[in-house]
Molecule: c-di-AMP riboswitch aptamer (ydaO/yuaA leader)
Organism: Bacillota bacterium
RNA sequence: ACCUUGAAUGCGCCAAAUUCUGUCAACACAGAAGCGGAGAACCCGAUUAUCUGGGGUGAAUUGCUAUUGCAAAGGGCAGGUCCACGGCCCUAACCCGUCAGCUAACUUCGUAGGCGUUGGGGGCUCAAGGG
Numbered sequence: 001a002c003c004u005u006g007a008a009u010g011c012g013c014c015a016a017a018u019u020c021u022g023u024c025a026a027c028a029c030a031g032a033a034g035c036g037g038a039g040a041a042c043c044c045g046a047u048u049a050u051c052u053g054g055g056g057u058g059a060a061u062u063g064c065u066a067u068u069g070c071a072a073a074g075g076g077c078a079g080g081u082c083c084a085c086g087g088c089c090c091u092a093a094c095c096c097g098u099c100a101g102c103u104a105a106c107u108u109c110g111u112a113g114g115c116g117u118u119g120g121g122g123g124c125u126c127a128a129g130g131g
Base pairs, nucleotide, nucleotide: 002130003129004128005127006126011116012115013114014113018033019032020031021030022029023028034111035110036109037108038107039106044101053099054096055095056094057093061072062071063070064069073091074090075089076088077087079125080124081123082122083121085119086118
């Protein structure tokens, strides 16, 4: 060169949601780092007054002849990523309070929760093993 494997509970998956430190028996609280959001100039963009106010986090929205339905759109399905084709599942919840384009300085918030799971094909790549 080439070949094989990718499955683990002390390990992993979705998600920003992890790590460390202090007090504490623990729960919990506080702080720091990392990660993810929001507000907020110039410039740029947009400009019609009222609208059934509007806006934001998130995949979680829109439409219909609408009870738990259907369709579209979006998201997830085990090393990573891309391509074409199938399958399954999800579309909740919450916040601001009449105000919000972008946005440097600056200000501010969150760091929850739920799980143990799709099929083969092709390209590139990572790791381990063989050679």